[in-house]
Context: one part of a larger RNA
RNA sequence: CGUUAGAAGUUUGAAAUGGAUCUAAUUCUAGUACGAGAGGACCGAAUUGGGCGAGCCUAUGGUGUAUCAGUUGUAUCACCAGAUGCAUAGCUGAAUAGCUAAGCUCGUUAAAGAGAAGCACUGAAAGCAUAUUAAGUGCGAAACUUACCAUGAGAUUAAACUUCUUUUAAGGAUAGUUGUAGAUUACAACUUUGAUAGGCUAAAAGUGUAAAAAUAGUAAUAUUUUAAGCUGAUUAGUACUAAUUAUCCGUAGA
Repeated sequence: CGUUAGAAGUUUGAAAUGGAUCUAAUUCUAGUACGAGAGGACCGAAUUGGGCGAGCCUAUGGUGUAUCAGUUGUAUCACCAGAUGCAUAGCUGAAUAGCUAAGCUCGUUAAAGAGAAGCACUGAAAGCAUAUUAAGUGCGAAACUUACCAUGAGAUUAAACUUCUUUUAAGGAUAGUUGUAGAUUACAACUUUGAUAGGCUAAAAGUGUAAAAAUAGUAAUAUUUUAAGCUGAUUAGUACUAAUUAUCCGUAGA
């Protein structure tokens, strides 16, 4: 720009492209068919795996550099006590969210068509025979075409459905708070008619019983108050703070 007014949302699926379509063992059939015996099936069915792929984090683990605790050296806060800085995050023990695999869940194609090699029926040339280096016909492979998954209306044959607006329109963009998204953009949620983020309150979860004081002991230390105190990402509630007032585009046909 087009799709013959402009928008918002949900779909269909033509053509084409890409993906996937892998494999083993065990059990039953059956110690059957076959075979003197030894041995030992086709076909068909089921179960459990491996490989590959997709998604996920309830549990098992890993990580978790603004979580908690213990602890060494040193410096500082005048000192004690208590803290803080630095030393690989100083070292050590745990660890929520998120991310993640070694973990969990799911998929890995049934079926049809056409048909290669091949097999076979009918059957002459050639009174027989012959699947055919004849006519006709049937079966026949993970390959091919469908089928399965994804993309897909510039599919100019430009599709369908629902709803909105009849113009200071509907709607969109800018701007801002953000994350289920993310290099930027884009996408998605929200912008006071508000729970979008922060804060606060409560809970979950983590760590493991703070400081101060009292008691016992010469003291180190222990006990009580105390399942304490502290706390990043999680959940719920709550307008306290920040999403301000606004600006631009759009404005046609009948």
A computed fold for a 254-nucleotide part of an RNA from Candidatus Shikimatogenerans bostrichidophilus, annotated as large-subunit ribosomal RNA, domain VI. NCBI's taxonomy places the organism under Bacteria, Pseudomonadati, Bacteroidota, Flavobacteriia, Candidatus Shikimatogenerans. Its Rfam family is "Bacterial large subunit ribosomal RNA". Model confidence (mean pLDDT): 85 of 100.